RNAcentral holds the sequence, with entries from ENA and MGnify. A computed fold for a 73-nucleotide RNA from a Chitinophagaceae bacterium, annotated as transfer RNA. It matches the Rfam family "tRNA".
RNA sequence: GCCACUUUAGCGUAGCUGGUAGCGCAUUUCAUUCGUAAUGAAAGGGUCGCCGGUUCGAAUCCGGCAAGUGGCU
Numbered sequence: 001g002c003c004a005c006u007u008u009a010g011c012g013u014a015g016c017u018g019g020u021a022g023c024g025c026a027u028u029u030c031a032u033u034c035g036u037a038a039u040g041a042a043a044g045g046g047u048c049g050c051c052g053g054u055u056c057g058a059a060u061c062c063g064g065c066a067a068g069u070g071g072c073u
Base pairs, nucleotide, nucleotide: 001072002071003070004069005068006067007066010025011024012023013022019056027043028042029041030040031039049065050064051063052062053061
């Protein structure tokens, strides 16, 4: 230098053929207990890596950039 893949909540991740962004753990609150742990219930937390484009509508499609992983030279 070239090619492929990955980037979504604090962490790990799902999201199909474009149509209200989910799950687990963690956090907070409540219940249970003499108290703690465990268990149960609820709640909060996301500019979907960044910038543009297409579209009535983009995490999803297209282009560029950045970071990471692997391969080739």